[in-house]
């Protein structure tokens, strides 16, 4: 310390899932159990991706479409910030 995660130790998180008199239109969140994983699976929606479409627009209306100001960092880039090791 701007690299590395092969060893070691003490930890940390936690995905599908199931449950809820919880939020929330919804995606999604949150709390509990639960582990498939994570060395940044701490933190930021900044770009690009995907999921939603309540409101708006479109349609004479229904249908239905089109929108992010939602969501997601456990999709990928990029920023902060850090434990223990090793070099």
């Nucleotide at each position: 310390u701007a690299c590395c995660g092969c060893c070691a130790a003490g930890g940390g998180c936690a995905a599908a899932c199931u449950c809820g008199a919880c939020c929330g239109a919804a995606a999604g969140g949150c709390g509990a159990g639960g582990a498939c994983g994570c060395a940044a699976a701490g933190c930021c929606a900044u770009g690009g991706g995907u999921c939603u479409a309540a409101g708006g627009c479109c349609a004479a209306a229904a249908a239905g479409g089109c929108u992010a100001u939602g969501a997601u960092c456990g999709c990928c880039a990029g920023g902060c910030u850090g434990c223990c090791g090793g070099a």